SAM riboswitch aptamer (S box leader) from Sporosarcina sp., 100 nucleotides, folded computationally.
The model forms 97% of the base pairs in the Rfam consensus.
It matches the Rfam family "SAM riboswitch aptamer (S box leader)". About the family: The SAM riboswitch is found upstream of a number of genes which code for proteins involved in methionine or cysteine biosynthesis in Gram-positive bacteria.

[in-house]
């Protein structure tokens, strides 16, 4: 940066520096001077590799995360009637294992 592949309705923040942008996406709709991105410390979820147990756990390694379903978007479809809930199926897109 590409391929493969498994998952994405759950869970989990203080603080310090830092300044105004953030949430991938021209839309929408949050969040944001009551402090944004980012960076650092400490906690903390979680259980993908690896590890111990041994078949149901554990959490010392690697990594990942700690607003909102991956915040919702697109196609088809139910009910329901003017906007709303649901079901399904695709794109992307995120994170881990493996490979070029």
């Nucleotide at each position: 940066u590409u391929c493969u592949u498994a998952u994405c309705g759950a869970g989990a923040g203080a603080g310090a520096c830092g300044g105004a942008g953030g949430g991938a996406u021209a839309g929408g709709c949050c969040c944001g001077g009551c402090g944004a991105a980012g960076u650092c410390u400490c906690a903390g979820c979680a259980a993908c590799c690896a590890g111990c147990u041994c078949a149901g756990g554990c959490a010392c390694g690697g990594u990942g995360c700690u607003a909102a379903u991956u915040c919702c978007a697109a196609g088809g479809g139910u009910g329901a009637g003017u906007c709303c809930a649901c079901c399904u199926u695709g794109a992307a897109g995120a994170u881990g294992a493996g490979a070029a």